[in-house]
RNA sequence: UCUUAUCUAGAGAAGCUGAGGGACUGGCCCGAAGAAGCUUCAGCAACCAGCCGUUAACGGUCAGGUGCUAAUUCCAGCAGGUCUUUCGCGGCCUGGCAGAUGAGA
Numbered sequence: 001u002c003u004u005a006u007c008u009a010g011a012g013a014a015g016c017u018g019a020g021g022g023a024c025u026g027g028c029c030c031g032a033a034g035a036a037g038c039u040u041c042a043g044c045a046a047c048c049a050g051c052c053g054u055u056a057a058c059g060g061u062c063a064g065g066u067g068c069u070a071a072u073u074c075c076a077g078c079a080g081g082u083c084u085u086u087c088g089c090g091g092c093c094u095g096g097c098a099g100a101u102g103a104g105a
Base pairs, nucleotide, nucleotide: 001105002104003103004102005101006100007099012041013040014039015038016037020030021029022028024077025076026075027074042069043068044067047065048064050061051060052059053058073098078095079094080093081092082091083090
């Protein structure tokens, strides 16, 4: 980089350190009552692997490899539909884009 599945559920403490963080842009938030990062321990989930049933699909189990533990991927961004309208907009829905994670290439 490509393919594919999922993304409204769930789950945080301590130590070191010290100002940023929530991908991007806008908004809105989080943050010295301690951000990000690193370490340790704990937890959540069950994508892959293992095991069991099964032709398979799929289901169950376990927790070895990942992942995750503020806010729906925090919301929106592009297009369409629909409702409303004080004509500025706003609400809802669908698809897409982008992103994240797993698995494969």
The RNA shown here (SAM riboswitch aptamer (S box leader)) has 105 nucleotides and comes from Sporosarcina saromensis.
The source organism's lineage runs through Bacteria, Bacillota, Bacilli, Caryophanaceae and Sporosarcina.